[in-house]
RNA sequence: CGCCAUUGCUAGGGGUCUGCAUUGAUCAUGAUUGAUUUGCAGUGAGAUACACCCUUCGAACCUGAUGCGGGUCAUGCCGCCGUAGGAAAGCAUCUUGUCAUGCAU
Numbered sequence: 001c002g003c004c005a006u007u008g009c010u011a012g013g014g015g016u017c018u019g020c021a022u023u024g025a026u027c028a029u030g031a032u033u034g035a036u037u038u039g040c041a042g043u044g045a046g047a048u049a050c051a052c053c054c055u056u057c058g059a060a061c062c063u064g065a066u067g068c069g070g071g072u073c074a075u076g077c078c079g080c081c082g083u084a085g086g087a088a089a090g091c092a093u094c095u096u097g098u099c100a101u102g103c104a105u
Base pairs, nucleotide, nucleotide: 007092008091009090010089011055012054013053014052016049017042018041019040020039021038024037025036026035027034028033061086062085063084067080068079069078070077
């Protein structure tokens, strides 16, 4: 600079992981250790929030996937896969165009 229309209501869909700490807590176990929880840290819109994101104009999210490449203390942490296969909608509002009618000039 250009393109893109939004907003509300109702209803619905979806995810919630990873690392560290027992000179945090509780419980279980003969012990190693495990489970739940708490705190800190990482990514993210969101890591259990009366929140957040998404609803066919659909990469919210799921499957493939115990996939491939890169990176990290670690984790879809990032990329590929992906024009793949699935995935949850109605109403109102708003905007533009066309037509009809009315009013004014």
Predicted 3D model of a 105-nucleotide RNA (TPP riboswitch aptamer (THI element)) from a Betaproteobacteria bacterium. The organism belongs to Betaproteobacteria, within Bacteria. Its mean pLDDT, the model's own confidence on a scale to 100, is 77. It was read from a public genome assembly, where an Rfam model found it. Its Rfam family is "TPP riboswitch aptamer (THI element)". Rfam's curators write: Vitamin B(1) in its active form thiamin pyrophosphate (TPP) is an essential coenzyme that is synthesised by coupling of pyrimidine and thiazole moieties in bacteria.